Molecule: small-subunit ribosomal RNA
Organism: Candidatus Peregrinibacteria bacterium
RNA sequence: UUAUUGGAGAGUUUGAUCCUGGCUCAGGAUGAACGUUGGCGGUGCGUCUAAUACAUGCAAGUCGAGCGACUCUUCGAGAGGAGCGGCGGACGGCUGAGUAACACGUUGGUAACUACCCCGAACUCAGGGAUAACACAGAGAAAUUUGUGCUAAUACCGGAUAGUCCCGAAAGGGUAAAGAUUUUUCGGUUCGGGAGGUGCCUGCGGCCUAUCAGUUUGUUGGUGAGGUAAAAGCUCACCAAGACUAUGACGGGUAACUGGUCUGAGAGGAUGAUCAGUCAGAGGGAAACUGAGACACGGUUCCCACUCCUACGGGAGGCAGCAGUAAAGAAUCUUCCACAAUGGACGAAAGUCUGAUGGAGCGACACCGCGUGCAGGAUGAAGGCUUUCGGGUUGUAAACUGCUUUUCUGAGGGAAUAACUAUGAAGGUACCUUAGGAAUAAGCACCGGCUAAUUACGUGCCAGCAGCCGCGGUAAUACGUAAGGUGCAAACGUUAUCCGGAAUUAUUGGGCGUAAAGCGUCCGCAGGCUGCUUAGCAAGUCAGAUAUUAAAUCUUAAGGCUCAACUUUAAGACCGUAUUCGAAACUGCUAAGCUAGAGACAUUCAGAGGUACAUGGAAUUCUACAUGUAGGGGUAAAAUCCGUAGAUAUGUAGAGGAACACCAAAAGCGAAGGCAGUGUACUGGGAAUGUUCUGACGCUCAUGGACGAAAGCGUGGGGAGCAAACGGGAUUAGAUACCCCGGUAGUCCACGCCGUAAACGAUGAUCACUCGGUGUCGGGAGUUCGACCCUCUCGGUGCCCAAGCUAACGCGAUAAGUGAUCCGCCUGGGGAGUACGAUCGCAAGAUUAAAACUCAAAGGAAUAGACGGGGACCCACACAAGCGGUGGAGCGUGUGGUUUAAUUCGAUAAUAAGCGGGGAACCUUACCUAGGCUUGACAUCUUCUGAAUACACCCGAAAGGGAGUAGUGCCGUAAGGAACAGAAUGACAGGUGUUGCAUGGUUGCCGUCAGCUCGUGUCUUGAGAUGUUCGGUUAAGUCCGUAAACGAGCGCAACCCAUGUCCUGUGUUGUAUUUUUCACAGGAGACUGCCUGGCAUAACCAGGAGGAAGGUAUGGAUGACGUCAAAUCAGCAUGACCCUUAUGCCUAGGGCGACACACGCGCUACAAUGGCCAGUACAACGGGCAGCCAAGGAGUAAUCCGGAGCGAAUCCCACAAAGCUGGUCUAAGUUCGGAUUGAGGGCUGCAACUCGCCCUCAUGAAGUUGGAAUCGCUAGUAAUCGCGUAUCAGCCAUGGCGCGAUGAAUAUGUUCCUGGGUCUUGUACUCACCGCCCGUCAAGUCACGGAAGAUAGGGGUGCCCGAAGUCCCUACUAAGUAGGGCCUAAGGUAAAACUAUUAACUGGGACUAAGUCGUAACAAGGUAUCCGUACGAGAACGUGCGGAUGGACCACCUCCUAUA
Repeated sequence: UUAUUGGAGAGUUUGAUCCUGGCUCAGGAUGAACGUUGGCGGUGCGUCUAAUACAUGCAAGUCGAGCGACUCUUCGAGAGGAGCGGCGGACGGCUGAGUAACACGUUGGUAACUACCCCGAACUCAGGGAUAACACAGAGAAAUUUGUGCUAAUACCGGAUAGUCCCGAAAGGGUAAAGAUUUUUCGGUUCGGGAGGUGCCUGCGGCCUAUCAGUUUGUUGGUGAGGUAAAAGCUCACCAAGACUAUGACGGGUAACUGGUCUGAGAGGAUGAUCAGUCAGAGGGAAACUGAGACACGGUUCCCACUCCUACGGGAGGCAGCAGUAAAGAAUCUUCCACAAUGGACGAAAGUCUGAUGGAGCGACACCGCGUGCAGGAUGAAGGCUUUCGGGUUGUAAACUGCUUUUCUGAGGGAAUAACUAUGAAGGUACCUUAGGAAUAAGCACCGGCUAAUUACGUGCCAGCAGCCGCGGUAAUACGUAAGGUGCAAACGUUAUCCGGAAUUAUUGGGCGUAAAGCGUCCGCAGGCUGCUUAGCAAGUCAGAUAUUAAAUCUUAAGGCUCAACUUUAAGACCGUAUUCGAAACUGCUAAGCUAGAGACAUUCAGAGGUACAUGGAAUUCUACAUGUAGGGGUAAAAUCCGUAGAUAUGUAGAGGAACACCAAAAGCGAAGGCAGUGUACUGGGAAUGUUCUGACGCUCAUGGACGAAAGCGUGGGGAGCAAACGGGAUUAGAUACCCCGGUAGUCCACGCCGUAAACGAUGAUCACUCGGUGUCGGGAGUUCGACCCUCUCGGUGCCCAAGCUAACGCGAUAAGUGAUCCGCCUGGGGAGUACGAUCGCAAGAUUAAAACUCAAAGGAAUAGACGGGGACCCACACAAGCGGUGGAGCGUGUGGUUUAAUUCGAUAAUAAGCGGGGAACCUUACCUAGGCUUGACAUCUUCUGAAUACACCCGAAAGGGAGUAGUGCCGUAAGGAACAGAAUGACAGGUGUUGCAUGGUUGCCGUCAGCUCGUGUCUUGAGAUGUUCGGUUAAGUCCGUAAACGAGCGCAACCCAUGUCCUGUGUUGUAUUUUUCACAGGAGACUGCCUGGCAUAACCAGGAGGAAGGUAUGGAUGACGUCAAAUCAGCAUGACCCUUAUGCCUAGGGCGACACACGCGCUACAAUGGCCAGUACAACGGGCAGCCAAGGAGUAAUCCGGAGCGAAUCCCACAAAGCUGGUCUAAGUUCGGAUUGAGGGCUGCAACUCGCCCUCAUGAAGUUGGAAUCGCUAGUAAUCGCGUAUCAGCCAUGGCGCGAUGAAUAUGUUCCUGGGUCUUGUACUCACCGCCCGUCAAGUCACGGAAGAUAGGGGUGCCCGAAGUCCCUACUAAGUAGGGCCUAAGGUAAAACUAUUAACUGGGACUAAGUCGUAACAAGGUAUCCGUACGAGAACGUGCGGAUGGACCACCUCCUAUA
């Protein structure tokens, strides 16, 4: 000295994960608008919409020093203004309609013009004729205008002069002027130059669309002429046929461009208000005139539309200037002051004019600045909110005390802005001084996450919120309100738009096996890229210099307004373009070579490569004949079908078409599609070797061309089998299917179309490089005498794998690795590969290819589960083998339903239903009716009274009410206290009222199943995995071994209880006289310990011995992590809500017990293995004082009388029953069965009517072994038999829980049913298959397509007519006028096309808690699915043909890996 100051993410797909991918948010900005609120000042900004229409006023005049007349006058050398004349009205101001263009930006250029201004040179002589004003006379409503007459000029016109200037090669020819003024000056004419301005040309740059592919006739060029200030098809005549275009012409849509502005790290993206430069426009359209300059915003002419005036004849007008009005709109200001400053026009000047400009006003529209007070102040006041009731918070906040005065109000003073004599709109403004008093001044949004900030109440999927995810169905941090909090603050939010985040169009900086994405394949023009060496050039490239890149803006440094915004100065930057001087590595071009790429040649080789022709055998079918007889065929099973008119079967012969078993393979060939009997002909490609030849000839390819399975189409053949459609039979709820019997197109051939497939390796082509192993096909080399084997190598084709890559799965020399070149394709899901348009096709259809609308996802890979009409293994009274039941009957009991005043409530698949309830006549009781009570039946506190209590009376159903008698207790410091009763008051009590989906606790089921987890380590991006898998074994995740795991925990087992054997001790109330039985207590015993065999010298298993018991001895208790929002608020507890003279409490009666019916669990039976009668034998667990109750007695009995004994190994309940012995009954609705009913009794209890149990007599129902279906049980079990007990006054107990007595049968086993465990597999399920999900139909809403038509629009084309106007021609001609012509605006007309809107009707699409029909897909989804095509069908779909695996399972073959 230069360079550099710069980059953040989050939410949302899932049960969870990684990825892909969209949607959304946080930031900044605005000419903004809206809502709530609003103190002050400064600086900016302010119709984005209707380039819509405009009332009124103003916005361009000036010069008497160009001119004449006129008027006024202070008579001045004064003033005024109409007219002629000059200059200016082409600037300034406004707007952005048009324009895709040399319009703009930028770089160059010239064939040109330029009033006023500057410099230089020269000149400025002498004349003429008019005309307005004015006067007079008219026309007209007006605007305006006619005629006659007078007059001036720096107005107009000849003449002279001409160095320069113009024409011309030259000679020569042509062209000018104006004066004014009192001094001084200002002018005029010609020429040259300058400055500034303008015209024209030109390279480059900046929008979308190909569903716009061809456009063009003055078009492209030439010659000549015309024309212009000037080049030029600018115009015309003739000639030629060109010109533009995939590097996007032509067409359509949109748009003023730029400096800049916003955003962004940048590259970019968006934008073009204010300020500045350019362009364009002036109601729509056309035209010229004047002029230096215009085709002219506040000039002219014409046409059109509109408005206004009118005497109807005719006229006037143009705010996209400043104000202002109307309209439109979400929306954008004052009909202000001044020329004081800056600038402009005119003028010699004074000056006049200036809605340019300077200022003020309105608007929080934006940016910037200031304020609404500061300090102290705890009883942490009151009030609010909340609370666990203790408190917390609002909160030093307030009150209160002290202080200050920016603002505010009053008063006084008072600028700069003028550099320049006068002059100040802003303005009595800024500012200064002084007085007063905390006085005049805070809101808005938010508080579920993103995102800073939480509670209460109200509401109850309602009302509502919402940017995305999503909140709200009675405890909402998400709605509404309040309190508190957070953020910003004179603002705060919302809406709209742009950039960012978005690497989400990816140049910087993305991808394409499976997520969206490789064209079906090849050939190939343009294009892109291109081997090695040398030389030259310098287009690209790199570097230096110069010019330019307006100012403003931006950055930096300073300065000025009190600061800032704002503004001034300086520097930088402006990344671009052009010119010029160099360099030569790379790219490029030219030239010369090379051989490694590519090709050619030669020698060999393999092959289902292609086309055509010929030919062969097996099989199916048909035909003929023969043998032969009743069936055949088909299926899961059948039927349709064929057959006594002779089928099927067998044999012989024949016809015809199609396809080629074995070989055969992971094999071979081909670009792909694809290609298979054999032979012949023709023909394409490939590999190896040789290193002989050419010498970069190469690679990839938009458009284009060729080929291209199956299906399908056309014409003509052919037709055996198979087989869409179709017919029939089955199946089924249906079966337009799957299965069966038939069967036509088609399948085959020739020729011609079609051009698509899961045309797949879901992987474009080419080249190079990068560890290994193992097969196989073709060729070669080495080795060998030769063959084989072996080794090496080139080319194909498979498998495994390293590095690397990948989201993962996986790929891995045949890459999805590392690089290079070229092409194609993708950008959320759906709508949709659809509509419209276009091209192709005979058609079917193919190719190209959107939008509206809608959703917040759609998707890939992998993980853990769950599930499967997937697989493997294992277990269980799961099945099987057995025994006995239930389901049928009657009764008991529970439930549903019904009924009822009430039939209280809960439980209600397995896992409710003899369940809560292990005792409903009252009570219980929660229900109903009726009668009552209201601080309450119960608890605490306060006050008062009284002891408590006992007895008896009246009313009443009772509760309750009324009225009496007796009684004066205990402690005591003598005040009172404790308990009890009554009364009063309010706090409160009370609730079996709601929520088991707010809860605790407890419980059921899976399941006594063997599982469920953790720490550390390791693997994976991660969810997760490993451990826990595997080989054995077990009842067991039990144990052993292996193993990236090593350990541990909860479960299993064991420890505990009971029973079984023995021992010891003790022994009454028990037993016995003999050890014992029994009871209690403590021990022993069983551990695969021993033997044999198996297994891996393991775990363990089988058998055996001994033993009371043998492999867990038997039974119990014990229930992991969890699941079912399982059950219970009515056991209890409890949050919240609700009731409070009632949803609380008391009482009586009733109900919970009803009864057409349905279901569950049981009892008793149906009988002879039995019933009845008589006799007779043997238990155990238990219970007992408001109790069990003996003996004895009464009664047929229930029971009663009685009272001994016993708080119980003592007494009692208490005779066990089945059994055994004997008798009887004899197959029947019975001597079975006992329901039901009648009568009479007993017991409990205040009370047995509703509604108890028992006894006796009588009555004697159904029922003769039970359909479909279903339950329990594996040994002291089932079955049968009785006994006890809890609850309990009694009992509806046939129930529950226990006890003993008698005492079986069967298990070959795991195919199946159910449930469970482990591993594995598929999945579109995760609320987890009771899952998910498809389509038609029906209803509603929305947008879109088609459509007979309708309406509107813009542009072009043909023809007709044709204003004004330039130019041309003609006539009289001086001007001018008249007539004509060309062009042309507007108008009319015609046809076709396009665009937009709309439309009867119509088509599909999307969306919408609970509609209909089915169940197509996801598991082997119950017929594997899908692709193309064709036909069919209510619908999803079905079927045929060909294809894919993105199909599960099983078997076989081959290959690979590991081990031996």